Two RNAs folded together computationally: RNase P RNA and transfer RNA, 463 nucleotides in total. Rfam match: Bacterial RNase P class A. Rfam classes the family as a ribozyme. The prediction has a mean pLDDT of 76.
[in-house]
RNA sequence: CCAGAGGGCCAGGCAAUCGCCGCGCCAAUCGCCGAAAGGCGGGCGGGGAGGAAAGUCCGGGCUCCGCGGAUCGACGGUGCCGGGUAACGCCCGGCGGGGGCGACCCCAGGGACAGUGCCACAGAGAGGAAACCGCCCGCCCCUCCCUCACCGGAGGCCAGGGUAAGGCUGAAAGGGUGCGGUAAGAGCGCACCGCGGGCCUGGCAACAGGACCGGCAAGGUAAACCCCACCGGGAGCAAGACCGAAUAGGGACGGCGCAUGGGCCUCGAUCCGGCUCCGACCGUCCGGGUAGGUUGCUGGAGAGCGCGGGCAACCGCGUUCCUAGAGGAAUGAUUGCCCAGCCCCCAUCGCGGGGUGGACAGAACCCGGCUUACCGGCCCUCUGGCUUU
RNA sequence: GCGGACGUAGUUCAAUGGUAGAACCUUAGCCUUCCAAGCUAAUGAUGCCGGUUCGAUCCCGGUCGUCCGCUCCA
Numbered sequence: 001c002c003a004g005a006g007g008g009c010c011a012g013g014c015a016a017u018c019g020c021c022g023c024g025c026c027a028a029u030c031g032c033c034g035a036a037a038g039g040c041g042g043g044c045g046g047g048g049a050g051g052a053a054a055g056u057c058c059g060g061g062c063u064c065c066g067c068g069g070a071u072c073g074a075c076g077g078u079g080c081c082g083g084g085u086a087a088c089g090c091c092c093g094g095c096g097g098g099g100g101c102g103a104c105c106c107c108a109g110g111g112a113c114a115g116u117g118c119c120a121c122a123g124a125g126a127g128g129a130a131a132c133c134g135c136c137c138g139c140c141c142c143u144c145c146c147u148c149a150c151c152g153g154a155g156g157c158c159a160g161g162g163u164a165a166g167g168c169u170g171a172a173a174g175g176g177u178g179c180g181g182u183a184a185g186a187g188c189g190c191a192c193c194g195c196g197g198g199c200c201u202g203g204c205a206a207c208a209g210g211a212c213c214g215g216c217a218a219g220g221u222a223a224a225c226c227c228c229a230c231c232g233g234g235a236g237c238a239a240g241a242c243c244g245a246a247u248a249g250g251g252a253c254g255g256c257g258c259a260u261g262g263g264c265c266u267c268g269a270u271c272c273g274g275c276u277c278c279g280a281c282c283g284u285c286c287g288g289g290u291a292g293g294u295u296g297c298u299g300g301a302g303a304g305c306g307c308g309g310g311c312a313a314c315c316g317c318g319u320u321c322c323u324a325g326a327g328g329a330a331u332g333a334u335u336g337c338c339c340a341g342c343c344c345c346c347a348u349c350g351c352g353g354g355g356u357g358g359a360c361a362g363a364a365c366c367c368g369g370c371u372u373a374c375c376g377g378c379c380c381u382c383u384g385g386c387u388u389u
Numbered sequence: 390g391c392g393g394a395c396g397u398a399g400u401u402c403a404a405u406g407g408u409a410g411a412a413c414c415u416u417a418g419c420c421u422u423c424c425a426a427g428c429u430a431a432u433g434a435u436g437c438c439g440g441u442u443c444g445a446u447c448c449c450g451g452u453c454g455u456c457c458g459c460u461c462c463a
Stems, first nucleotide, its partner, number of pairs: 001385010012338007020048002023045004030041004050360001054371002057369005062236004075232005080094005095109001096107004110227002115225002117221003132167002134163004138158001141156005175193006194216001195214003199210004240295004250286006261277005302321008339358001341356005390459007399413004407443001415431005436452005
């Protein structure tokens, strides 16, 4: 210098003017809206988005509802080991597997001898499988050679049989390579590798190493059912609490019984009267509750710095600081100068001039994570290569 | 803000993990004097990116989009 790997940080700056939203103080006791509760209106001061505020994918706080305890089951989730944490599916450190020359990166990474299902098409055969081609043995029969003949030999055909070495199909064909062995073959035998089993050693563990035994029996799939272990009550600030109209319901008491109806006052009918019920009407009061208002609301598993513990995640101690809290919801606009970056121009190639220009995005109860989006830039550590000394 | 559902041809819907179909539409041909109807044929799709698997519309994760609901009475 080139090409990369890992980690951290910034997210334009300053000033002026005009605005927007909270907070505090002062002034005022006034005006407006509202039935009320309450809200708005003045001046000054100070504050006012993010690393993701996003997706709402996990985990908590907080609030309400539900719930006597234990065990089992159902449903959902998680899944190597150890640690961190309030908790997690997150993070850290290891183990195993895979990729890269390397720094380093990736893995839903328990169980397929508990059981069930599936493995299309192709192919002979797809799960305690299979003989299509091939290889080998080969009854009978045919031809040829030898012989006088028998015996014997060679070839063909072929009933039947052996064989998983080779070919073929497939994602996958029931350990791999080599030597021996065999009619041909085959873990049939042996060596090494792989696999399984218990043992020993190291490690908290996952696991690693070693010798021994077995002699291949044990294909894949659990992001198929399932088994094992562990975890999980439900809903969410539109949670919840307080204040609280009008209208329409509900309840209590009183009045009216005027119009209509039911019942009773002895059995039937009629009339009158009385009591009572329902409904309607009037008045007084009570309660739930809607709109609306207030609250919940931001000081917290908080941030910075230092020291200590730990490989680390993280933890402890000390010190300093306070950093938006609104309702469909503010955080903006203009101008000037400067700064990255990009582009253009030149009788002066520089310490010149001009233009352009800053992404993704926007708090809505609050935290811890994950994921996704993102112009450009800075810093640290490391790897490979080239050149020079 | 919170909770939930769904993405397949132009449209409406299907499809046990094993060649993505149907109806309507469109286009072409036949038929008809012409049109319509009818018959025949064709075109045309799993929102996107990864993963599991031999194999994904289907199973899993992410992302994008669409839709629905969010006290009671009146």